[in-house]
RNA sequence: CAAACUAAUUGCUAAUCCUGCCGUGAGACAGGUGCGGAAAAUCGCGGAUCUUUAGUUGCAUCAAAUAAAGAAAGCCGGAUUGCCGGG
Numbered sequence: 001c002a003a004a005c006u007a008a009u010u011g012c013u014a015a016u017c018c019u020g021c022c023g024u025g026a027g028a029c030a031g032g033u034g035c036g037g038a039a040a041a042u043c044g045c046g047g048a049u050c051u052u053u054a055g056u057u058g059c060a061u062c063a064a065a066u067a068a069a070g071a072a073a074g075c076c077g078g079a080u081u082g083c084c085g086g087g
Base pairs, nucleotide, nucleotide: 005087006086012037013036017032018031019030020029022027035074041080042079043078045077046076047075049071050070051069052068053067054066056065057064
């Protein structure tokens, strides 16, 4: 110096639910709550997931596949960056 596991400290974040407000919707934002997280920080590149619209296949009750535009990302992988410095 780098990697893996882990202790302590300072902090960080925020599942779910409630309220307000925006959106066709998935959801976003703000406040409260605090499930959890050592990258549950950032990005949205790949796969998965969700919504809307249109037609096609198909069904003829439903579902499913496809195209486009969106959403979230605390599902997995990837990229970038960060805290501590005891073992």